The RNA shown here (SAM riboswitch aptamer (S box leader)) has 114 nucleotides and comes from a Flavobacteriales bacterium. It matches the Rfam family "SAM riboswitch aptamer (S box leader)". Rfam describes the family as follows. The SAM riboswitch is found upstream of a number of genes which code for proteins involved in methionine or cysteine biosynthesis in Gram-positive bacteria. It was read from a public genome assembly, where an Rfam model found it. The model forms 94% of the base pairs in the Rfam consensus. Its mean pLDDT, the model's own confidence on a scale to 100, is 80.
[in-house]
Order: sequence, then structure tokens, then C1' cells
RNA sequence: UUCUUAUCAAGAAAGACGGAGGGAUAAGGCCCUACGAAGUCUUGGCAACCUACUGAGAAAUCAGGAAAGGUGCCAAAUCCUAUUCUCCGCCUCAGGCGGAGGAAGAGAUAAGCA
Repeated sequence: UUCUUAUCAAGAAAGACGGAGGGAUAAGGCCCUACGAAGUCUUGGCAACCUACUGAGAAAUCAGGAAAGGUGCCAAAUCCUAUUCUCCGCCUCAGGCGGAGGAAGAGAUAAGCA
């Protein structure tokens, strides 16, 4: 880095340094930010993917509680939209606008294969 599988409306922040941006990417919207952004470090926390434990099972696997270890995460749904489909409403009706929902795509994280 590719691919596969699973999850993504829940949850969880203080301090120090730093000094203007940030919310993945191009665009639009909306938001956070000198009452201090990004980033780094320390401490704390959340969650329960892997691991460990208990039970069931021939096994695959399933259920459970825990949080020592490996990751991850700690504004807003993955902040929202984009492509497509369905439904509803409106209009100046080959269409456009607005609203609700589904799927896909993209992305993030984990585990596995190469």
C1' cells in the first nucleotide's frame, strides 16, 4: 500500500509548550478558534476491535463480565451535502426548488491475507 470482513446518530479533557489556523481530500454549507487553532509532551478518561479470563460447543463460533497488555478515540451523525433511487410539498413543469428516507461511493478504525 492493495484486498477481505466488521463497525461508524452512544461514550470520554485537563495541564504545559506553541502561536493561527482547524473540522480527511477539491467544491458548497455550517461550525470551532486569541476566553488560544494545528502540532508536541504529560496526566486522566471513554470504548471494548485484538489479546487475556469464564461458560456453552466436536469445531466454526456464540454468550458474559473485566480492563493487566496491543491499537483506537476523547466538539457537532464520519459535522452536513455531492452519485443514484423512493416518497412528499411548491413553482414560471422535457425541468427546477425544498423536505424526509434507502443504497452506493469516499473516508476513519480494528482484525486478517499478500